Model confidence (mean pLDDT): 80 of 100. This is a predicted structure of a 73-nucleotide RNA (transfer RNA) from a Phycisphaerales bacterium. The source organism's lineage runs through Bacteria, Pseudomonadati, Planctomycetota, Phycisphaerae and Phycisphaerales. It matches the Rfam family "tRNA".
C1' cells in the first nucleotide's frame, strides 16, 4: 500500500428484507436486616466512532475519515 471483519449505556453484548434504541452486570433510590452481604422494588445513564449523502424516516443503505483486529504484498 491492498483486502476483509468490527466500532451501540461505565463493562460485556443484542437490535435487518430501513419504522418507538434494548438486555445482563455495575451505579443510584426504597423495602428487608442490629448492620453488611444476598434478595426484591423503582430509577438514572446513549450525538449508535466522526463528517456527509439517499429517504417521509438510517444502528441498518452509500461515500469519505479515524480507530481495533486479521490476511496479502
Nucleotide at each position: 500500500g491492498c483486502c476483509g471483519u468490527c466500532g451501540u449505556a461505565g463493562c460485556u453484548c443484542a437490535a435487518u428484507u430501513g419504522g418507538c434504541a434494548g438486555a445482563g452486570c455495575a451505579c443510584c433510590u426504597g423495602a428487608u436486616u442490629u448492620g453488611u452481604a444476598a434478595u426484591c422494588u423503582g430509577g438514572a445513564g446513549g450525538u449508535u466512532g466522526c463528517g456527509g449523502g439517499u429517504u417521509c424516516g438510517a444502528u441498518u443503505c452509500c461515500c469519505g475519515c479515524c480507530g481495533a483486529c486479521g490476511g496479502c504484498u